[in-house]
Context: one part of a larger RNA
RNA sequence: UUAUGUUGAAGGAACUCGGCAAAAUGACUCUGUAACUUCGGAAGAAAGAGUAACUUUAAAAAGUAAAUUUUUUAAAGUUGGCACAAAAUCGGGAACAGCGACUGUUUAUUAAAAACACAGGUCUCUGCUAAUUUGAAAAAAGAUGUAUUGAGACUGACGCCUGCCCAGUGCUGAAAGAUUAAAAUAAAAAGUAGUUUUGCUUUUUUAUUCAACUCCCAGUAAACGGCGGCUGUAACUCUGACGGUCCUAAGGUAGCGAAAUUCCUUGGCAUUUAAUUGGUGUCCUGCAUGAAUGGCGUAACGACUGUUCCACUGUCUCCAGCAUAAAUUCAGUGAAAUUGAAUUUUCCGUGAAGAUGCGGAAUAUUUACGGCUAGACGGAAAGACCCCGUGCACCUUUACUAUAGUUAUAUAUUGUUAUAAAAUUUUUUUUGUUCAGGCUAAGUGGGAGUAAAAAUUAGAUAAAAAUCUAAGUUUUAAUGCCUUUGCGCAAGCAAAUCGCAUUUACAAAAAGUUGAAAAACCACUUCUAAAACUUUUUAUGACUAAUUUAGUAAGACAGUUUAUAAUGGGUAGUUUGACUGGGGCGGUCGCCUCCUAAAAAGUAACGGAGGCGUACAUAAGGUAAUUUUAAGUUGUUUUUUCAACUUGUAAGCGCAAUAGUAGAUAUUUGCCUGAUUGCAAGACUGACAAGUCAAGCAAGGACGCAAGUCGGUUAUAGUGAUCCGAUGAUUCUGUGUGGAAAAGAUCAUCGCUCAACGAAUAAAAGGUACGCCGGGGAUAACAGGCUAAUCAUUCCCUAGAGACCUUAUCGACGGAAUGGUUUGGCACCUCGAUGUUGGAUUAUCGCAUCCUGGAGCUGUAAACGGUUCCAAGGGUUUGGCUGUUCGCCAAUGAAGGCGGUACAUGAUCUGAGUUUAGAACGUCGUGAGACAGUUUGGUCCCUAUCUACCGUAAAUUUUAAAACUGAAAGGAUUAAAUUCUAGUACGAGAGGACCGAAAAAAAAGAAUCUCUGGUGUAUCGAUUGUUAGACCAAUAGCAUCGUCGAGUAGCUAAAUUCUUAAUAAAUAAUCACUGAAAGCAUCUAAGUGAGAAAUUAACCUUAAAACUUGUUUUUUUUAAGUAAUAGAACAUUACAUUGAUAGGCUUAAAGUGUAAGAAAUCGUAAGAUUUUUAGCUUAUAAGUACUAAUUUUU
Repeated sequence: UUAUGUUGAAGGAACUCGGCAAAAUGACUCUGUAACUUCGGAAGAAAGAGUAACUUUAAAAAGUAAAUUUUUUAAAGUUGGCACAAAAUCGGGAACAGCGACUGUUUAUUAAAAACACAGGUCUCUGCUAAUUUGAAAAAAGAUGUAUUGAGACUGACGCCUGCCCAGUGCUGAAAGAUUAAAAUAAAAAGUAGUUUUGCUUUUUUAUUCAACUCCCAGUAAACGGCGGCUGUAACUCUGACGGUCCUAAGGUAGCGAAAUUCCUUGGCAUUUAAUUGGUGUCCUGCAUGAAUGGCGUAACGACUGUUCCACUGUCUCCAGCAUAAAUUCAGUGAAAUUGAAUUUUCCGUGAAGAUGCGGAAUAUUUACGGCUAGACGGAAAGACCCCGUGCACCUUUACUAUAGUUAUAUAUUGUUAUAAAAUUUUUUUUGUUCAGGCUAAGUGGGAGUAAAAAUUAGAUAAAAAUCUAAGUUUUAAUGCCUUUGCGCAAGCAAAUCGCAUUUACAAAAAGUUGAAAAACCACUUCUAAAACUUUUUAUGACUAAUUUAGUAAGACAGUUUAUAAUGGGUAGUUUGACUGGGGCGGUCGCCUCCUAAAAAGUAACGGAGGCGUACAUAAGGUAAUUUUAAGUUGUUUUUUCAACUUGUAAGCGCAAUAGUAGAUAUUUGCCUGAUUGCAAGACUGACAAGUCAAGCAAGGACGCAAGUCGGUUAUAGUGAUCCGAUGAUUCUGUGUGGAAAAGAUCAUCGCUCAACGAAUAAAAGGUACGCCGGGGAUAACAGGCUAAUCAUUCCCUAGAGACCUUAUCGACGGAAUGGUUUGGCACCUCGAUGUUGGAUUAUCGCAUCCUGGAGCUGUAAACGGUUCCAAGGGUUUGGCUGUUCGCCAAUGAAGGCGGUACAUGAUCUGAGUUUAGAACGUCGUGAGACAGUUUGGUCCCUAUCUACCGUAAAUUUUAAAACUGAAAGGAUUAAAUUCUAGUACGAGAGGACCGAAAAAAAAGAAUCUCUGGUGUAUCGAUUGUUAGACCAAUAGCAUCGUCGAGUAGCUAAAUUCUUAAUAAAUAAUCACUGAAAGCAUCUAAGUGAGAAAUUAACCUUAAAACUUGUUUUUUUUAAGUAAUAGAACAUUACAUUGAUAGGCUUAAAGUGUAAGAAAUCGUAAGAUUUUUAGCUUAUAAGUACUAAUUUUU
């Protein structure tokens, strides 16, 4: 010194982030017990009383043959003690608020909570081969359950409630339309063959048919979620019940509200306190409350969080003593981290910017031991913050790309049928109304006749039969009316038929009329409609034989396979740019012009200014010719006219700027297309790739009389490599050969805000505080360094304020310095680690002085002040709130100074804040998550090698001892109520001194233990439980020394004593004397004084290692021993037989409080009294050699 215990005067939370820790409470019996309440609780509420031993009585029980007796309870009496649950075990309580209902669960190893769970509530799915889940499948869980089931999600007892919004995103539903894949069918195209009305092959395209999804339409919020502005208005003002307007899917209802949510903010008010950033209540201005992401309450409960009170205390004022274990010494045993090597000082400076090691100066005899922790940018861990890496991992999603799964369609497994509908092929029939016209004129062509039936002949199908076609001949039947049917609005058209009537009917031609077209009849085409047939598709039924099932039953469905489409963070792989005065946010990224750029070229910055991503074919191109702009002045003119003159490039040249250009590169006009083809010597410029200029040759042209000019534009921007694809051209190649195709080649052209513009891919966003790895002081946060914009301080000028008057005091606009405390800038040491706010502790320095001291001026009467100068000796408080520094407040005081020291100090402490992991609120985000927003919780390691410092020794200086001197160093240095002078000076008064004298209390310090106290674990006594003591008794052990009451020595403070005094010297500011330079004046220049808590002495302490090794006196050693006035060891000191050094003994002091034993007396007993102010006694004093300091050896 630490740890663990123990005790503590007075005070009693003043400590501190916070009563952390400790103390206190505690058992049983009885009494008594509030608000509130879910009536159960709260409750052991709270607050009180009793408790030992002995005797007696009563009751009950046990037990006995009965009695004595035992136990428990109650009552009464008695006895002793400071204290009777005597020790040990063993709740502190109360009040208010937040959160969560509760008991429970959780991060084994920093978080126990408000987080999780929970009973209860709600929604969704689920009809059984259930949904859901696991699995590749078989199969299994669900469940040997069946909607009061099971699964998923949200909320979280209970009470009162749960508002509005379906626009968005989801989910569900509906099925009309749109859109859509594979597939199927058809057509077309190309190539090719041939027997040329066809076939084959290939490829592509088109058309038709067809699903879910999606679009579209609804529903749904206890689904994800959301829930507004502006403005006017009422008899003072304020406010705004009321109104207007815009927007919206709807505009936040009830409730609550500076809250676990409120930034401003320590909101306002009240209460709590002496004082409150805290707590509670209230208000409402809700940055950014709000209703099952539940809202608001709530009894009970909580190792939860905040606040208060009572009790209690060493938490504190302010620490002290004791015990034990370490530490220390000796004996034995015997690690670790660390370690470039060490012969390892201080200051100032320097320096990769903080030196034991460099420079200078100072200091330093050498070596150990015990301490301490300021430094060794100490040890430990290749920094976890930050940045970087074309690093990793995990998580998210409306990033990209896939994919399990799911859904849908098609094919196969896959069969038989019916009905209906649709499409399609062929046949038959039917239909077609502009006007005009007798009229319902489909179109074209033929066309003068046509119409039905039977038989015959000929032909075709193998024959027969039958049917069909063609021919001519013969015969006839047809028409009208009535009726019916179909089409049509009707007129009318067409067909059928019983009956009746007639013998032809309809056309053409001719005439007449109309029109674009004229009619009978035939053929073909087309439109409308109907019927039948062929083929196909769809829909709805039925069946049984595949298939499924244990079976009933289901059934070509389902299931399974393959293909296709949709969905698909369920899963996976990846991406998510760079520059950057750190990174992020912002900005930028290619090209052109100027300046920077330093007179060749070139030249950087998140330097300063601007532009481009084209335009022009009715030229803004070529050529030939013509013309001269703009501004200003003068004159003239109705004018913008005209003329002259001056300036000289200022105008114009499509656009930015620069350069160029007045015999044109500008302007106007004519004619044209050189805005051509094939080439190109030579240069410029570039790392390259690119880029630029270009005479000249050839072809065929334009303009010009010609010479000539012309391969776009006065020049410099107007842009994009490669791959891939597309188009055109070509006397190119063409997979055994020939031909063709595909594909390629050559030339020309097209497709990239590939703008991150030399372009990583056709195709790409985020989070990490759960994080990891590799690196970086190449790069941030702390600190240092440089700088000093900012900041602080001072000075100069003096406009002004100050009644007057710049400077008693204040001082704008400006100027000049200093400092290195603020906020910054830079990025120089440190990222193989320099621990960060505040507090505690310990300080040290500066002075720009808060107090105290000395002065000047004052708008100083005194007193109190203001301001300035000198001055750093000493001092510079305690509390309330807050993590706070700071600040505000209460109180006290002479004052409650400002700064530096790694924002001094974490190998000294703390850990409240900040700054890991848990959790919550508000806000932001689709989400993972995020927030210099808030809230609750949350591991601080190190045995000291060196230096430094504080001590103690040894050696040497010196043969030893004693006593001195004092160079030097350190310490100390305070302030003052009150009284006297004196109620004096001063002042109208009220008030009220300087100077000088005395001085309490305080603060700080030193010493001491007589007193007052504390402690006092080898003192004395009391006493509980238990064990031993054979029993009784004495006595002893253990239980914190068991507890309790006292207490010697020692140690100690709160106790006592003393000190911070007086004086001198030289000075500061300042005030002076004499006095010139400068005949005056002047404190100064020579000279002489006064003058402060500062300085030097003085005071106290250390101090010859003070290496210049001092002075004086004397003359001979040390260890081992007994010890303490000493002490970690060592040392020091006392004694050592000629001896009281220690122990023992005796006596005394002092403490405790009257021992035991025996006996007597009193009492039933516990017990009391007498012998007995006894007995016992540690550390004290005196005495006493009994023991040990002996002998001996060196």
Large-subunit ribosomal RNA, half B from Cocconeiopsis kantsiensis, 1194 nucleotides, folded computationally. Its Rfam family is "Bacterial large subunit ribosomal RNA". A source record names the gene rrnL. The prediction has a mean pLDDT of 80. NCBI's taxonomy places the organism under Eukaryota, Sar, Bacillariophyta, Cocconeidales, Cocconeiopsis.